[in-house]
Context: one part of a larger RNA
RNA sequence: CGUACGAUAUUUGAGAAAACCUGCCUCUAGUACGAGAGGAUCGAGGUGGACGAACCUAUGGUGAGUCAGUUGUUGUGCUAACAGCAUGGCUGAGUAGCUAAGUUCGGAAAGGAUAAACGCUGAAAGCAUAUAAGCGUGAAGCCUGCUUUAAGAUUAGAUAUCGUUCUCUAAGUAAUUAGAGUGAAGACAUCUUAAAGACUAUGAGAUUGAUAGGCCAGGUGUGUAAGUCCGGUAACGGAUUCAGCUAACUGGUACUAAUUUGUCAAAAAG
Repeated sequence: CGUACGAUAUUUGAGAAAACCUGCCUCUAGUACGAGAGGAUCGAGGUGGACGAACCUAUGGUGAGUCAGUUGUUGUGCUAACAGCAUGGCUGAGUAGCUAAGUUCGGAAAGGAUAAACGCUGAAAGCAUAUAAGCGUGAAGCCUGCUUUAAGAUUAGAUAUCGUUCUCUAAGUAAUUAGAGUGAAGACAUCUUAAAGACUAUGAGAUUGAUAGGCCAGGUGUGUAAGUCCGGUAACGGAUUCAGCUAACUGGUACUAAUUUGUCAAAAAG
């Protein structure tokens, strides 16, 4: 820009894409078959490999600072307690998120038309013949079926709902035409933002509000804070104390910030 009014939702599916793999074991059955040795078709069930998708409950990884320990040194006047720097100083753990080596799931079933192949009925050709008319069986393959996408499918689809109000000026006999305003539904801008994200886009919200931060409560992690008291000459140990601190998690709460607003947008349903 188009989809012959403008929008907001929900959809149909022409078409397109993805996928399409396979081993072993058990039962049937030591059956059919075979002198024996050996040993099935068909069918049913189980369990793997590789590949793929989603996810983080559990198992783990990471987790640039959540907690603790600790070395050297500098500083806060000193002690104590802390802070800075030293590869995050080093070490041990670890929430959310992300993640695999982890968890769950997938290839299908089923239907249709067929290939090779195998048939039924059956003449030409009194026979025979699966073929000439006619009717079947038959594959990981083909068309569906499952997943994703999809109306620019210009054949531009469908359904539901919302909106379409007026004013002035000029020309014209009038219908109407041209211009200027008004600014519906709705959209965008703006702002708070995350499960989204390079930007954009997408999603959640903007006081009729839990969108983010803060705060409160909980959870999780770390592992028993500081201070004081007791014991010990002291290093240190014990009690208060499963303490103290605690990121991204969960629930709540308008305390702070989403203020104020602006722009676009309507008669060709003729």
Background
This is a predicted structure of a 270-nucleotide part of an RNA (large-subunit ribosomal RNA, domain VI) from Candidatus Scalindua sp. It was read from a public genome assembly. The prediction has a mean pLDDT of 85.